[in-house]
A computed fold for a 71-nucleotide RNA from Trichechus manatus latirostris, annotated as transfer RNA. Rfam family: tRNA. NCBI's taxonomy places the organism under Eukaryota, Metazoa, Chordata, Sarcopterygii, Trichechus manatus. Its mean pLDDT, the model's own confidence on a scale to 100, is 81. The sequence is in RNAcentral, with records from Rfam.
RNA sequence: GCAUUGGUGAUUCAGUGGUAGGAUUCUCGCCUUCCAUGCAAGAGACGUGGGUUCGAUUCCCAGCCGAUGCA
Numbered sequence: 001g002c003a004u005u006g007g008u009g010a011u012u013c014a015g016u017g018g019u020a021g022g023a024u025u026c027u028c029g030c031c032u033u034c035c036a037u038g039c040a041a042g043a044g045a046c047g048u049g050g051g052u053u054c055g056a057u058u059c060c061c062a063g064c065c066g067a068u069g070c071a
Stems, first nucleotide, its partner, number of pairs: 001070007010024004018054001025043003029039002048062004
């Protein structure tokens, strides 16, 4: 340099057009003498800028960052 692939809460992983879910985490409550476990409630996210569309995390384009392969 070229090609392929990925970027989603604090972490990790789903979600292939109709507004995002699981696990871990954090906070509060119940239980317990206390802690832990358990139960219940809540907090928190679509990497950036454009385009298509009634509607974009999803489709297209261009940057950015990472990984792999080739040179």